[in-house]
RNA sequence: GGGCGUGUGGUCCAGUGGUUAAGACGCAUCGUUCACAUCGAUGAGAUCGGAGGUCCGAUUCCUCCCACGCCCA
Numbered sequence: 001g002g003g004c005g006u007g008u009g010g011u012c013c014a015g016u017g018g019u020u021a022a023g024a025c026g027c028a029u030c031g032u033u034c035a036c037a038u039c040g041a042u043g044a045g046a047u048c049g050g051a052g053g054u055c056c057g058a059u060u061c062c063u064c065c066c067a068c069g070c071c072c073a
Stems, first nucleotide, its partner, number of pairs: 001072007010025003018056001027043005049065005
């Protein structure tokens, strides 16, 4: 330099055009316990890497940029 892929709560990730972005771990509170752990219940937390475009409507499609990974040179 060229090609491809990924980017979504603190972490791992689902969601591939249409209402309130699902779940697990973690966190907080409550219950249980002498206490801790386990278990149960409730709750907080992501406007989806950035900018622009298409569309009635974009996390999703298109373009550019950024970060990371893989391959080629």
Transfer RNA from archaeon GW2011_AR10, 73 nucleotides, folded computationally. Rfam family: tRNA. RNAcentral holds the sequence, with entries from ENA.